[in-house]
Source information:
Model confidence (mean pLDDT): 80 of 100. The RNA shown here (transfer RNA) has 73 nucleotides and comes from an Endomicrobiales bacterium. It matches the Rfam family "tRNA". Rfam describes the family as follows. Transfer RNA (tRNA) molecules are approximately 80 nucleotides in length.
């Protein structure tokens, strides 16, 4: 420089068949406890790496680019 393959919550990850962005741990409010810990009851905290284009509609399609990893030379 050429191929593949990943980037989504605070972590690990799912969703990629175009149609409300969710799971588990964690964290945040109450209750209960003297307290803490456990138990209960509720909360999603998010430009879905970034940018342009297709589309009624895009994490999901196409292209360009940033980042990391495997490999080829």
């Nucleotide at each position: 420089g050429g191929g593949c393959c990943c980037g989504u919550a605070g972590c690990u990850c799912a969703g990629c068949u175009g149609g409300c962005a969710g799971a588990g741990c964690a964290c945040c409010u109450c209750c209960c406890u003297u307290u803490u810990a456990a138990g209960g009851a509720g909360g999603g905290u998010g430009u879905c790496g970034c940018g342009u284009g297709u589309u009624c509609g895009a994490a999901u399609c196409a292209c360009g680019c940033c980042g990391g990893g495997c490999u080829c030379a």